The part of an RNA shown here (small-subunit ribosomal RNA, 5' domain) has 530 nucleotides and comes from Agarivorans albus.
Rfam family: Bacterial small subunit ribosomal RNA.
The organism belongs to Agarivorans, within Bacteria.
The full RNA is in RNAcentral, with records from Greengenes.
[in-house]
Context: one part of a larger RNA
RNA sequence: GAUUGAACGCUGGCGGCAGGCUUAACACAUGCAAGUCGAGCGGUAACAUUUCUAGCUUGCUAGAAGAUGACGAGCGGCGGACGGGUGAGUAAUGCUUGGGAAUAUGCCUUUACGUGGGGGACAACAGUUGGAAACGACUGCUAAUACCGCAUAAUGUCUUCGGACCAAAGGAGGGGAUGCUUCGGCACCUUUCGCGUAAAGAUUAGCCCAAGUGGGAUUAGCUAGUUGGUAAGGUAAUGGCUUACCAAGGCGACGAUCCCUAGCUGGUUUGAGAGGAUGAUCAGCCACACUGGGACUGAGACACGGCCCAGACUCCUACGGGAGGCAGCAGUGGGGAAUAUUGCACAAUGGGCGAAAGCCUGAUGCAGCCAUGCCGCGUGUGUGAAGAAGGCCUUCGGGUUGUAAAGCACUUUCAGUCGUGAGGAAGGGUAUGUAGUUAAUAACUGCAUACUUUGACGUUAGCGACAGAAGAAGGACCGGCUAACUCCGUGCCAGCAGCCGCGGUAAUACGGAGGGUCCGAGCGUUAAUC
Numbered sequence: 001g002a003u004u005g006a007a008c009g010c011u012g013g014c015g016g017c018a019g020g021c022u023u024a025a026c027a028c029a030u031g032c033a034a035g036u037c038g039a040g041c042g043g044u045a046a047c048a049u050u051u052c053u054a055g056c057u058u059g060c061u062a063g064a065a066g067a068u069g070a071c072g073a074g075c076g077g078c079g080g081a082c083g084g085g086u087g088a089g090u091a092a093u094g095c096u097u098g099g100g101a102a103u104a105u106g107c108c109u110u111u112a113c114g115u116g117g118g119g120g121a122c123a124a125c126a127g128u129u130g131g132a133a134a135c136g137a138c139u140g141c142u143a144a145u146a147c148c149g150c151a152u153a154a155u156g157u158c159u160u161c162g163g164a165c166c167a168a169a170g171g172a173g174g175g176g177a178u179g180c181u182u183c184g185g186c187a188c189c190u191u192u193c194g195c196g197u198a199a200a201g202a203u204u205a206g207c208c209c210a211a212g213u214g215g216g217a218u219u220a221g222c223u224a225g226u227u228g229g230u231a232a233g234g235u236a237a238u239g240g241c242u243u244a245c246c247a248a249g250g251c252g253a254c255g256a257u258c259c260c261u262a263g264c265u266g267g268u269u270u271g272a273g274a275g276g277a278u279g280a281u282c283a284g285c286c287a288c289a290c291u292g293g294g295a296c297u298g299a300g301a302c303a304c305g306g307c308c309c310a311g312a313c314u315c316c317u318a319c320g321g322g323a324g325g326c327a328g329c330a331g332u333g334g335g336g337a338a339u340a341u342u343g344c345a346c347a348a349u350g351g352g353c354g355a356a357a358g359c360c361u362g363a364u365g366c367a368g369c370c371a372u373g374c375c376g377c378g379u380g381u382g383u384g385a386a387g388a389a390g391g392c393c394u395u396c397g398g399g400u401u402g403u404a405a406a407g408c409a410c411u412u413u414c415a416g417u418c419g420u421g422a423g424g425a426a427g428g429g430u431a432u433g434u435a436g437u438u439a440a441u442a443a444c445u446g447c448a449u450a451c452u453u454u455g456a457c458g459u460u461a462g463c464g465a466c467a468g469a470a471g472a473a474g475g476a477c478c479g480g481c482u483a484a485c486u487c488c489g490u491g492c493c494a495g496c497a498g499c500c501g502c503g504g505u506a507a508u509a510c511g512g513a514g515g516g517u518c519c520g521a522g523c524g525u526u527a528a529u530c
Base pairs, nucleotide, nucleotide: 001530002529003528004527006526007525008524009523010522013377014376015375016374017373018372019370020369021335026333027332028331030330031329032328035078036077037076040075041074043071044070047069048068049067050065051064052063053062054061055060056059085288086287087286094213095212096211097210098209099208100207103205104204108201109200110199111198112197113196114195115194116150118148119147125140126139127138128137129136130135156165157164158163170193171192172191173190174189175188178187179186180185214260215259216258221251222250223249226248227247228246229245230244231243232242233241263285264284265283266282267278268277269276270275290311291310292309293308294307313324314323315322316321341367343366344365345364349363350361351360352359353358380410381409382408383407390401391400392399393398414471416466417465418464419463420462424457427453428452429451430450431449432448433447434446435445436444474519475518476517477516478515479500480499481498485514486513487512488511489510495502496501
């Protein structure tokens, strides 16, 4: 000199853009953070509409009906493996770069073929019943895209090459003739969303290898599934991954093993560079989710807001037993030099579910707080010598503060008040037309046109008007390094100090004043790095 996720002292006008627990991976009150689908299913607790019944105060009250819009609880599907947080562990099962072969892959895309016929349950519900509660038990009924056989079976799997084996589910919209009908519909046709098998792609994930990736030798030897082979098991898959047998190997001064420290990288910072230091925000990867262990489900987890066991802690209890996990967003206590609101909205972007409308989303978009940082703007402009008064100094002549002020003439950025007002909005809905599909002028889908509708921010940005210099400057320093000097006070005292050093009666070094210097909404100090 540069830099900082900074802190402290004094001071503080506005805006834009960023950033904000570096410490206790300490403990957490409260609210929210993952739901959705009725176009899979049986249904109807609540709300609304409609219809019916009764009472009457004639438009209300009560009751009934899943008929309709919808929908609590339940069965079922998809999603809760993403998104969000943290850095405890990990010096290599990690990360970075470059290769590789023995793999899986829900949703998505493409292609081929299929989607036939049956069955028995379990919730919900009803009844009985246990328990303080959490939560159960028994009996009975019932649906499905839930579950299970049968059929079909290759381009699939296995094979002794003869053969053997393996699947599925329906839902929604529309429709004329015909058949059946419990007059509700069903068969049938058609559109669409699904379902099953196989192949390919894309994406994602798992695995292997090489090199690189801290410190310590006051750590020199380490290793028995250890190193390799054969066989088997296991896995989606290779492999001592596991087991049996056989051999005796494997690693190590090119630092094994052990100990300490540490998430890694793109980057950041400094430096002319080489290099050094660092890994906040943002992005990629990894690991973790009260501590330790375990599996289940699933395409994917050994799963932050799932399950089981053990432990510590907290809470409830009728003492028998139960409940919980903020390293999600806010917020609280604690620790600390130190780090924010128990805010608004799904309008946009993205995600989950859904045919869609839509619902959910503390992701995200915004707002609030903080000079924490960077950048921009302002606190007026011009004129004004009687060089006013006052202050300070003085050789008492004067000098300086100083065009500074006052005065005069202007301007109105920003802030203030009032008004106007984009863009962030793409979509969605309704109607009409047209094309595709189709037996069809129906339905559905695409396109076009018209109308309508969606903004948290928001008192938005911007623009216009109004008034008046009106509301807006401090901090450190002045002995040398280092830009900037005099007086008074003090008298080795009080004090200063980064280093050298100042102070013991004329202190440019302490304290005050005047003056000056440097920065400026900041200025200094401390800490840290180069």